Notes:
A computed fold for a 92-nucleotide RNA from a bovine gut metagenome, annotated as SAM riboswitch aptamer (S box leader). Of the family's consensus pairs, 97% are formed in the model. The sequence is in RNAcentral, with records from MGnify. It matches the Rfam family "SAM riboswitch aptamer (S box leader)". From the family's description: The SAM riboswitch is found upstream of a number of genes which code for proteins involved in methionine or cysteine biosynthesis in Gram-positive bacteria.

RNA sequence: CUUAUCAAGAGUGACGGAGGGAACGGCCCGAUGAAGUCACGGCAACCUGUUGUUUCAAGGUGCCAAAUCCGGCGAACGAAUCGAAAGAUGAG
Numbered sequence: 001c002u003u004a005u006c007a008a009g010a011g012u013g014a015c016g017g018a019g020g021g022a023a024c025g026g027c028c029c030g031a032u033g034a035a036g037u038c039a040c041g042g043c044a045a046c047c048u049g050u051u052g053u054u055u056c057a058a059g060g061u062g063c064c065a066a067a068u069c070c071g072g073c074g075a076a077c078g079a080a081u082c083g084a085a086a087g088a089u090g091a092g
Stems, first nucleotide, its partner, number of pairs: 001092006011040005019029003024071003041064003046060002048057002068086001073083003
């Protein structure tokens, strides 16, 4: 850069000790313990294997508060309606 997906799903413990939710504005989460690291566990089905072609597995990734938490731009205005942008993840 191209392309697909992003309203579903899934967390405990130890260490750690104040931040985190991409950025900005909101709104949230956090000393009943944030980030991070480790261990064990789970979700899912993009690649992969299998196969009765939609099943199974969990090897490579990914993920496990809130719709990508919401908004910013366009659809006169408004609106969790639609689309775009940006971002994330996979494959190339």